[in-house]
Context: one part of a larger RNA
RNA sequence: CGUACGAUAUUUGAGAAAAUCUGCCUCUAGUACGAGAGGAUCGAGGUGGACGAACCUAUGGUGAUUCAGUUGUUGCGCUAGCAGCAUGGCUGAGUAGCUAAGUUCGGUAAGGAUAAACGCUGAAAGCAUAUAAGCGUGAAGCCUAUUUCAAGACUAGAUAUCGUUCUUCGAUUUAUCGGAGAGAAGACACCUUACAGACUAUGAGGUUGAUAGGCCAGAGGUGUAAGUUCGGUAACGAACUAGCUAACUGGUACUAAUAAGUCGAAAAG
Numbered sequence: 001c002g003u004a005c006g007a008u009a010u011u012u013g014a015g016a017a018a019a020u021c022u023g024c025c026u027c028u029a030g031u032a033c034g035a036g037a038g039g040a041u042c043g044a045g046g047u048g049g050a051c052g053a054a055c056c057u058a059u060g061g062u063g064a065u066u067c068a069g070u071u072g073u074u075g076c077g078c079u080a081g082c083a084g085c086a087u088g089g090c091u092g093a094g095u096a097g098c099u100a101a102g103u104u105c106g107g108u109a110a111g112g113a114u115a116a117a118c119g120c121u122g123a124a125a126g127c128a129u130a131u132a133a134g135c136g137u138g139a140a141g142c143c144u145a146u147u148u149c150a151a152g153a154c155u156a157g158a159u160a161u162c163g164u165u166c167u168u169c170g171a172u173u174u175a176u177c178g179g180a181g182a183g184a185a186g187a188c189a190c191c192u193u194a195c196a197g198a199c200u201a202u203g204a205g206g207u208u209g210a211u212a213g214g215c216c217a218g219a220g221g222u223g224u225a226a227g228u229u230c231g232g233u234a235a236c237g238a239a240c241u242a243g244c245u246a247a248c249u250g251g252u253a254c255u256a257a258u259a260a261g262u263c264g265a266a267a268a269g
Stems, first nucleotide, its partner, number of pairs: 001152001005163007015149004021049007033038001051106005059100004066093005071086006110144003117137004165182008186263003190206005211256003214252005220245003227240005
């Protein structure tokens, strides 16, 4: 820009893409078959491999600063306690998120038309013949079926709902045309943002508010802070007792989403 008014939702599916894998075991059954040795079709169930998708409850990884321990050194006047630097100084753990080696799931089943192949009926040609007329069976292949996208599918689809209202000036064919102004539904912009994200887009919100931060409470993590007292010559140990805490959960208007702005309609013939 189009989809012959402008919108907001929900959809149909022309068409396109993806997927389509396979082993072993058990039962049927030591049955059919076979002198025996051996040993099934058909059918039913179970369990794997490779591949793929989603997810993080559990198992783990990471987790650039959540907690603790600790070495050297410098500083805070000293002790104590902290802080800086040394690969995050080193080490032990670890929330959310992300993730696989982890968890869950998938290919199934079914229908239609067929290929090779196998048939029925059956003449030409009194027989025969699956073929000439006619009718069947039949594949991981084809068309459906499964999943995703999809009306720019120009044949531009469908359904539901919302809005379509005024002022003024001019012209005249007298109910229309043209100019200017207002600006409906709705949208944008701006702002707070995340389950989204390179930007954009998408989603949640903007005081009639829990959108983010802060604060409160909790979960989870770390592992019993500082200080004081006691015991020990001391290193150190014990008690008061836990303290601290990122992304998580719930609550709470304290802070910031203020006010204002921009766009936006007729060929109902």